[in-house]
RNA sequence: UCACAUAUUGCCAAACCUAUCGUGAGAUAGGGGCGGAAAGCUACGGGUCUUAAUAGCAAGAUAGCCGAGUUGCGAAUC
Numbered sequence: 001u002c003a004c005a006u007a008u009u010g011c012c013a014a015a016c017c018u019a020u021c022g023u024g025a026g027a028u029a030g031g032g033g034c035g036g037a038a039a040g041c042u043a044c045g046g047g048u049c050u051u052a053a054u055a056g057c058a059a060g061a062u063a064g065c066c067g068a069g070u071u072g073c074g075a076a077u078c
Stems, first nucleotide, its partner, number of pairs: 004074001011036002016031006034064001040070003044067003047062005
């Protein structure tokens, strides 16, 4: 440096429930735990979703949809 969950110390947290915010997709906090080697971050490309529109155009959401960029931990092996 690469690969990697098979190892250690740990980390994150699906669905669902409660509260709040939002027109909405959804987000935040608490509980919860399906899962995850980046399920850390970035909306750059694609996809999907929401609002408006239905001729065109725009804004937003999703990083736990895929790709890409970027940062980081670690036993064994190379």
Notes
A computed fold for a 78-nucleotide RNA from Methylomonas sp., annotated as c-di-GMP-I-GGC riboswitch aptamer. The coordinates come from a structure-prediction model, not an experiment, and the mean pLDDT is 76.